[in-house]
RNA sequence: GAAGCCCGCCAGACCGUCGCUGGUGCAAUCUGGGAAACCAGGCACUGGAGGAACGUCCGGACUGCACAGGGCAGCGUAGGAGGUAAUACCUCUCCACCGCGAGGUGAGGAUCAGAGCAACAGAGACGAGUCGCAGCGGGCAACCGCUGCGGGUGAAACGGGCAAUCUCUACGCGCAGCAAUACCAAGUAGGCACACGUUGAUCUGGUCCCGGAGAGUGUGCGGGUAGGUAGCACCGAGCCGUUUGGCGACAAGCGGCCCAGAGUAAUGGCGGUCACGUCGAGGGCAACCCCGACGCCACAGAAUCCGGCUUAUCGGCGGACUUCACAC
Numbered sequence: 001g002a003a004g005c006c007c008g009c010c011a012g013a014c015c016g017u018c019g020c021u022g023g024u025g026c027a028a029u030c031u032g033g034g035a036a037a038c039c040a041g042g043c044a045c046u047g048g049a050g051g052a053a054c055g056u057c058c059g060g061a062c063u064g065c066a067c068a069g070g071g072c073a074g075c076g077u078a079g080g081a082g083g084u085a086a087u088a089c090c091u092c093u094c095c096a097c098c099g100c101g102a103g104g105u106g107a108g109g110a111u112c113a114g115a116g117c118a119a120c121a122g123a124g125a126c127g128a129g130u131c132g133c134a135g136c137g138g139g140c141a142a143c144c145g146c147u148g149c150g151g152g153u154g155a156a157a158c159g160g161g162c163a164a165u166c167u168c169u170a171c172g173c174g175c176a177g178c179a180a181u182a183c184c185a186a187g188u189a190g191g192c193a194c195a196c197g198u199u200g201a202u203c204u205g206g207u208c209c210c211g212g213a214g215a216g217u218g219u220g221c222g223g224g225u226a227g228g229u230a231g232c233a234c235c236g237a238g239c240c241g242u243u244u245g246g247c248g249a250c251a252a253g254c255g256g257c258c259c260a261g262a263g264u265a266a267u268g269g270c271g272g273u274c275a276c277g278u279c280g281a282g283g284g285c286a287a288c289c290c291c292g293a294c295g296c297c298a299c300a301g302a303a304u305c306c307g308g309c310u311u312a313u314c315g316g317c318g319g320a321c322u323u324c325a326c327a328c
Stems, first nucleotide, its partner, number of pairs: 001324004006319005012274007020048007030041004050299001055309001057308005062177004074173005079093005094108001095106004109168002114166002116162002130151009181230004191221006202213005236258001238257008276295005282289002
């Protein structure tokens, strides 16, 4: 220098201005909406998308229901040891395969329990049977039976192979999910209790004491729905730094920090400066400098939360290592 391999990081920055949305403080205890529950409204300060927020594939937290214990069924996992809240994730390691190598990939238990499967070729792919030779036995003979070896086909020929087919073994899993769930709570229609009621309650017309309809009427309670609040974003398997232990995943100690959040669902628009990229002109031996134009980028948008995995991704930066070539 070229080609590779593994790991980590970034995903424009700042200022002004106009908005959107969450929190905290202050203030009137006020105004508006609503039957209520509750919601909204002022000022100041302050927070506001990602490395994958994607997929919703796996594991947990949390919630409700179920639950003495054990088993069956069903689903899942599969070398060994470890990490973790847990896992199908991660680490180390053995083995197999790929690569010259750095490295990469692995659904890597069991086919002496049973079943099933194997294209083409081949007599035959698991139990039916081919050709040749040899040996033994039977038969007058033709020939028949048994045993062994060999030929041909094929990836594999009686020995076995496949468990990424069922199955067996070991281990794990109760079921459902934030539209979970808890609380507050209209209208309507059911339900319950009490009171009055064909000895006329109740409703109703009028000319006010006379008619009409008539089997229900009134009050209270309770469950559920619409609606509202919580769950839900205070502090946690949290983030950053550092030390120690460990090959490592990771763990422990110490210090610092508080860091998005709705339920039509916020996280945006405009202007400027700088940075970056592309193209073009100029200067300079060169590194580079300067001017102008354009772009400001890929994949992609949180929705109960967390840990993983998979998939998508313009471009750029850093580090370790490998192979080859050259120079010393």

Predicted 3D model of a 328-nucleotide RNA (Bacterial RNase P class A) from Ramlibacter sp. The source organism's lineage runs through Bacteria, Pseudomonadati, Pseudomonadota, Comamonadaceae and Ramlibacter. Its Rfam family is "Bacterial RNase P class A". The family's RNA type in Rfam is ribozyme. It is recorded under the gene name rnpB. The sequence is in RNAcentral, with records from ENA.